[in-house]
RNA sequence: GUCGGGUCACCGCCUAAUCCCCCUCGGGGGAGCCGGGGAACCAAAUCCUUCCCCAGGGGUGAAUCGGCGCCGGCGCAAGCCGUCGCCGUAGGGCUACCUCGGCCCGAACCCGUCAGCUAACUCGGCCGGCGGCCGGAAGAGGAAGG
Numbered sequence: 001g002u003c004g005g006g007u008c009a010c011c012g013c014c015u016a017a018u019c020c021c022c023c024u025c026g027g028g029g030g031a032g033c034c035g036g037g038g039a040a041c042c043a044a045a046u047c048c049u050u051c052c053c054c055a056g057g058g059g060u061g062a063a064u065c066g067g068c069g070c071c072g073g074c075g076c077a078a079g080c081c082g083u084c085g086c087c088g089u090a091g092g093g094c095u096a097c098c099u100c101g102g103c104c105c106g107a108a109c110c111c112g113u114c115a116g117c118u119a120a121c122u123c124g125g126c127c128g129g130c131g132g133c134c135g136g137a138a139g140a141g142g143a144a145g146g
């Protein structure tokens, strides 16, 4: 000097997931944010016809929906179902002012046969994960000074 790591502080990002107080340091309380349950009204429920399926239904979240393909199962066949993989996509995030441009995500989990909305009421959560010497450009606005 370069490269790759670790720790502390501070700053920033996703997320509701932060802040304050007390404490016997196990925990407790509050503010704020977030989620669930829960009336009236409405919706739904009832009746008729057609098609498909042969099984639940629901919640948090942006994370839905579709196409193609390998394999497996069912099937005479058409086709259907499942895992996995690619490509898209509803939708969502970042780019340390905005815009353009650019870069990403498009998961996972939970309830347990049960829940539409929903005032009062009521039950819960406040985890976790990342980044910080680089940077693409132009424009607009504001402030300070002369």
Stems, first nucleotide, its partner, number of pairs: 010132005018031005032126006042116001056114001057111004065088005071082004091105005098139001099137002
c-di-AMP riboswitch aptamer (ydaO/yuaA leader) from an Actinomycetota bacterium, 146 nucleotides, folded computationally. The organism belongs to Actinomycetota, within Bacteria. Its mean pLDDT, the model's own confidence on a scale to 100, is 78.